A computed fold for a 73-nucleotide RNA from a Lachnospiraceae bacterium, annotated as transfer RNA. Its mean pLDDT, the model's own confidence on a scale to 100, is 81. The organism belongs to Lachnospiraceae, within Bacteria. Rfam family: tRNA. Rfam classes the family as a transfer RNA. RNAcentral records the identical sequence in 3 taxa.
RNA sequence: GCUCCAAUAGCUCAGUUGGUAGAGCACUUCACUCGUAAUGAAGGGGUCAUCGGUUCAAGUCCGACUUGGAGCU
Numbered sequence: 001g002c003u004c005c006a007a008u009a010g011c012u013c014a015g016u017u018g019g020u021a022g023a024g025c026a027c028u029u030c031a032c033u034c035g036u037a038a039u040g041a042a043g044g045g046g047u048c049a050u051c052g053g054u055u056c057a058a059g060u061c062c063g064a065c066u067u068g069g070a071g072c073u
Stems, first nucleotide, its partner, number of pairs: 001072007010025004019056001027043005050064004
């Protein structure tokens, strides 16, 4: 230098032909307990890396850019 893959909640990851984003763990509150843990219930938390384009509508399609990983030279 070139090719490919990935980027979504604090962390690990889903998201099925485009139709207003979810799970587990973690966190908060409550119940339970003499108390803690465990368990159960409820709740908060995300301009989907960034910028632009297509579309009535984009996490999803297209381009650019950044970071990380793999490969080639």